[in-house]
RNA sequence: UUUAUCCAGAGUGGCUGAGGGAACAGGCCCUUUGAAGCCACAGCAACCUGGCCCGUGAGCCAAGGUGCUACUUCCUGCCCAGUACGGGAGAGAUAAA
Numbered sequence: 001u002u003u004a005u006c007c008a009g010a011g012u013g014g015c016u017g018a019g020g021g022a023a024c025a026g027g028c029c030c031u032u033u034g035a036a037g038c039c040a041c042a043g044c045a046a047c048c049u050g051g052c053c054c055g056u057g058a059g060c061c062a063a064g065g066u067g068c069u070a071c072u073u074c075c076u077g078c079c080c081a082g083u084a085c086g087g088g089a090g091a092g093a094u095a096a097a
Base pairs, nucleotide, nucleotide: 001097002096003095004094005093006092011041012040013039014038015037019030020029021028024077025076026075027074042069043068044067047065048064049062050061051060052059053057073091078088079087080086
C1' cells in the first nucleotide's frame, strides 16, 4: 500500500504501584476492593495453516503461526439523513498478501 473484518466471544495468580479506556476536544466510565506495564498459567476466536467429504460449501474438525480476553473500535466529532443497535467518509486495530 491492497483486500477482509471490527454490536459476538474469552481472566485468574505473582511482581509492581497511579493512572487507564490509541491521539486531540467534549461526554460517559474503570481504578488503591489495585490503573498501566511485565511474567506465568488458563481461556476466546478462527485470518493464515493442517485435516475430512456421494456432498466442494456462507461446510465440518483441529489449534501449529498471529491476534484477543471492562464498556460497540466505550460514545460523539466530517458528509448524507432525520429517529434508526441509520448510511458513508476519515482515523485506528487485527489478519493475509

This is a predicted structure of a 97-nucleotide RNA (SAM riboswitch aptamer (S box leader)) from a soil metagenome. Model confidence (mean pLDDT): 84 of 100. The RNAcentral record of the sequence draws on MGnify.